[in-house]
RNA sequence: AGCUAGAAACGGCAAGGUGCUUGAAAGAGUGCUACGCAAAACUACCGGUCUAAGGGCAAAGCCUACGACAGCGGAGUUACCUCG
Numbered sequence: 001a002g003c004u005a006g007a008a009a010c011g012g013c014a015a016g017g018u019g020c021u022u023g024a025a026a027g028a029g030u031g032c033u034a035c036g037c038a039a040a041a042c043u044a045c046c047g048g049u050c051u052a053a054g055g056g057c058a059a060a061g062c063c064u065a066c067g068a069c070a071g072c073g074g075a076g077u078u079a080c081c082u083c084g
Base pairs, nucleotide, nucleotide: 004084005082006081012037013036016033017032018031019030020029021028022027035071041077042076043075045074046073047072048069049068050067054064055063056062057061
């Protein structure tokens, strides 16, 4: 230095709730507070899930992503520390 692993330490992130903003919605941004997380850092490539403005249909409704989810899984990229 690299790989593996995650005992310790320094730290990090922030589920849900809530205030504000934004969006048709799902969701996202941000302040407070923490459920948890060793990649809960980044990437929508694959699978999956969510929404349906618009479009379609026989129009009660159903279908549909060009929208979204990285804290659903896989994959890729990057990274602190070191009892081993």

About this RNA:
The RNA shown here (c-di-GMP-I riboswitch aptamer) has 84 nucleotides and comes from Thalassotalea piscium. Lineage of the source: Bacteria > Pseudomonadota > Gammaproteobacteria > Alteromonadales > Thalassotalea.